[in-house]
A computed fold for an 84-nucleotide RNA from a Candidatus Woesearchaeota archaeon, annotated as transfer RNA. Taxonomically the source falls in Candidatus Woesearchaeota (Archaea, Nanobdellati). Rfam family: tRNA. Rfam links the family to the GO term triplet codon-amino acid adaptor activity. The coordinates come from a structure-prediction model, not an experiment, and the mean pLDDT is 80.
RNA sequence: GCCAAGGUCGCCUAACCUGGUAUGGCACAGGAUUGCUAAUCCUGCGUCCGAAAGGACUUGUGGGUUCAAAUCCCACCCUUGGCG
Numbered sequence: 001g002c003c004a005a006g007g008u009c010g011c012c013u014a015a016c017c018u019g020g021u022a023u024g025g026c027a028c029a030g031g032a033u034u035g036c037u038a039a040u041c042c043u044g045c046g047u048c049c050g051a052a053a054g055g056a057c058u059u060g061u062g063g064g065u066u067c068a069a070a071u072c073c074c075a076c077c078c079u080u081g082g083c084g
Base pairs, nucleotide, nucleotide: 001083002082003081004080005079006078007077010026011025012024020067028044029043030042031041032040046057047056048055049054060076061075062074063073064072
């Protein structure tokens, strides 16, 4: 340099082909239960602003297409593997 696979919440992972509320698990926080733990069950859990209500942003980065993009298109960055 060329080719392929991949980058999504603190960690792992689904959704991509066929565009339409970002899924599940672990961990964590609060609660129930218990004499106390563990286990189990319930609720919450991306970031920022805000007292709250609410608002804005968010799928590696920047653009494009579209009413609408994690998903389609382009360029680039990073990881892994292969070729040279």